Notes
This is a predicted structure of a 111-nucleotide RNA (FMN riboswitch aptamer (RFN element)) from a mouse gut metagenome. The coordinates come from a structure-prediction model, not an experiment, and the mean pLDDT is 86.
RNA sequence: GUCUUUGGGGCAGGGUGAAAUUCCCUACCGAUGGUAUAGUCCAUGACCCGCAGUUGCGGCUGAGCCGGCGAAAUUCCGGCACCGACGGUUAUAGUCCGGAUGGGAAAAGAC
Numbered sequence: 001g002u003c004u005u006u007g008g009g010g011c012a013g014g015g016u017g018a019a020a021u022u023c024c025c026u027a028c029c030g031a032u033g034g035u036a037u038a039g040u041c042c043a044u045g046a047c048c049c050g051c052a053g054u055u056g057c058g059g060c061u062g063a064g065c066c067g068g069c070g071a072a073a074u075u076c077c078g079g080c081a082c083c084g085a086c087g088g089u090u091a092u093a094g095u096c097c098g099g100a101u102g103g104g105a106a107a108a109g110a111c
Stems, first nucleotide, its partner, number of pairs: 001111006013025003027095002029084002031044004039082002048059004064080005086098003
């Protein structure tokens, strides 16, 4: 360099109501690379917006503290917090349905 494959999880139980997996109580989930093991650090991807015109360029892009051990941890241990695109819906969605049998950071392998 070419090709192949892989490449996102989650409302159980209860309350109110005509109606809610959307509200309330409680529960559950955590893409990729880096780094002492990370949803909250640094960087990337996805969604969205603009330009372009199908390759890409630019923009936007959530949330963590305290204590302990240690050479080293905002990553481990303990405690208490916090966050989650767009469109849809008899009722407001991180968890349902849809774009999506899509796209993709990247990982593994073959030559």